[in-house]
Source information
Model confidence (mean pLDDT): 84 of 100. Transfer RNA from Candidatus Multiplicimicrobium inquinatum, 74 nucleotides, folded computationally. Taxonomically the source falls in Candidatus Multiplicimicrobium (Bacteria, Pseudomonadati, Candidatus Omnitrophota).
RNA sequence: CGGGACGUGGCUCAGCCUGGUAGAGCACACGCUUGGGGUGCGUGGGGUCGUGGGUUCAAAUCCCGCCGUCCCGA
Numbered sequence: 001c002g003g004g005a006c007g008u009g010g011c012u013c014a015g016c017c018u019g020g021u022a023g024a025g026c027a028c029a030c031g032c033u034u035g036g037g038g039u040g041c042g043u044g045g046g047g048u049c050g051u052g053g054g055u056u057c058a059a060a061u062c063c064c065g066c067c068g069u070c071c072c073g074a
Stems, first nucleotide, its partner, number of pairs: 001073007010026004020057001028044005050066005
C1' cells in the first nucleotide's frame, strides 16, 4: 500500500441478506422459597447499534468516508 472479516446493555452473541417501536443467555438489583447459603421461580434496571454524513415517511439494517481489532497478500 491492496483485499477481507468483525464492531449491538457489564460479558458472550442474535437481529442486517428481505428497512417498520432493539432482543436472548449470563451477570446485576429486589421479592418468593431456606434456620442461613446455594439452587429454583418471579419482577425490574441498564444499550438507541464504533464514528461522521447520505438516501428514505421511516435506517442496527441500504450507500459513502473515517476509526479500532483481527486475518491474507505485496